The prediction has a mean pLDDT of 83. This is a predicted structure of a 478-nucleotide part of an RNA (small-subunit ribosomal RNA, 3' major domain) from an uncultured prokaryote. Its Rfam family is "Bacterial small subunit ribosomal RNA".
Context: one part of a larger RNA
RNA sequence: UGACGGGGGCCCGCACAAGCGGUGGAGCAUGUGGUUUAAUUCGACGCAACGCGAAGAACCUUACCUGGGCUUGACAUCCCGAUCGCACCCCUUGGAAACUUGGGGGUCAGUUCGGCUGGAUCGGUGACAGGUGCUGCAUGGCUGUCGUCAGCUCGUGUCGUGAGAUGUUGGGUUAAGUCCCGCAACGAGCGCAACCCUUGUCCUUAGUUGCCAUCAUUAAGUUGGGCACUCUAGGGAGACUGCCGGUGUUAAACCGGAGGAAGGUGGGGAUGACGUCAAGUCCUCAUGGCCCUUAUGUCCAGGGCUACACACGUGCUACAAUGGCCGGUACAAAGGGACGCAAGACCGCGAGGUGGAGCUAAUCCCAAAAAGCCGGUCUCAGUUCGGAUUGGAGUCUGCAACUCGACUCCAUGAAGCUGGAAUCGCUAGUAAUCGCGUAUCAGCAUGACGCGGUGAAUACGUUCCCGGGCCUUGUACA
Repeated sequence: UGACGGGGGCCCGCACAAGCGGUGGAGCAUGUGGUUUAAUUCGACGCAACGCGAAGAACCUUACCUGGGCUUGACAUCCCGAUCGCACCCCUUGGAAACUUGGGGGUCAGUUCGGCUGGAUCGGUGACAGGUGCUGCAUGGCUGUCGUCAGCUCGUGUCGUGAGAUGUUGGGUUAAGUCCCGCAACGAGCGCAACCCUUGUCCUUAGUUGCCAUCAUUAAGUUGGGCACUCUAGGGAGACUGCCGGUGUUAAACCGGAGGAAGGUGGGGAUGACGUCAAGUCCUCAUGGCCCUUAUGUCCAGGGCUACACACGUGCUACAAUGGCCGGUACAAAGGGACGCAAGACCGCGAGGUGGAGCUAAUCCCAAAAAGCCGGUCUCAGUUCGGAUUGGAGUCUGCAACUCGACUCCAUGAAGCUGGAAUCGCUAGUAAUCGCGUAUCAGCAUGACGCGGUGAAUACGUUCCCGGGCCUUGUACA
């Protein structure tokens, strides 16, 4: 100087407390361990691994296994030789395919007319290719975490023999090393804040594909008309403790108030200092070293990654009446759509099919929002709760749904009556609850990422648990 303390002081955080809803019990989904297996590819392991890499394993993917092939190779450059087109298309032998046998079609440009140049294929030789092989404890890059915590440093000066200190400590204050005052310090940098995006109010510009107050018109903003309003998307205004009162050291600031759509960082996001964990990643990529080179490379078929006594994590659905079922009826936002989204109509109980208007999309489509509201029914029961499981019949995607897809219909109708010890999230348009969309994607979502609808309770307080910041103290630790 740090680090640590079941030392002290001050302070903060859904850290506790106060509340609301869960997890832990059930069934299923998914990840992991373990076990099994020819293989169940690999990585990730307290927080910070475990719905993680994977924004989507039937083949492919695929790295694993079994079997069948290839050896200058699936891919790149160079050399030599051969063929002139090659590519491509059709038929064909063997084969599970890779590959292989034979036949046919197809037939280049420039040119000094020289198999000269370019180009392609095949064959050969070696240089080489290739490796998701090892080492993340050789590395770059990227990322997690402490933590959006308020810290981390430097120059000069001063003090100390020196390590180092001072500044950065102290008194106030703040979300903040934020600001003020003081001070052997005076300044500065990286962080904080602001500048950026979005949302909340108003003005203005512009009115089509958007909108409709007034006037007509219609089944309908449908049409004429209009651009007021909504909205869209460009520009601006607005909030700064600016104003008033009080407290305070005449300060910084804090408390209350006015005005205001918004008030003291208005809400949300992006933004992550010096560093820590030899944290993670050699399987994104790049890369040193090592290793393989008729195989640890490469092509193919099939299988596996989907196994199942069990254990754990994360979720979904429930256990019902604030509910289930039936009928009627209302209101979103944000997205996506030409290899596409697909309306009306018709067929089917349905998944879906037939067909194809419209749409390169503020125009058309996906699209029905759901909870809600109105009416009816069920009457506390393992039930008209719950839907697992299983049998049968189908639909769709796709060469192909056996291993191993999703969905539909009929039948079946398991566990489960609110969950032990323990444990998690959340402070407001939040929790809870309800549906909608997108990426990936042929198909496959209870996951992820977004969107809106309805919309709470509680916070006395900081003694205690956890994590963190500053000062101080002890130390046989570095």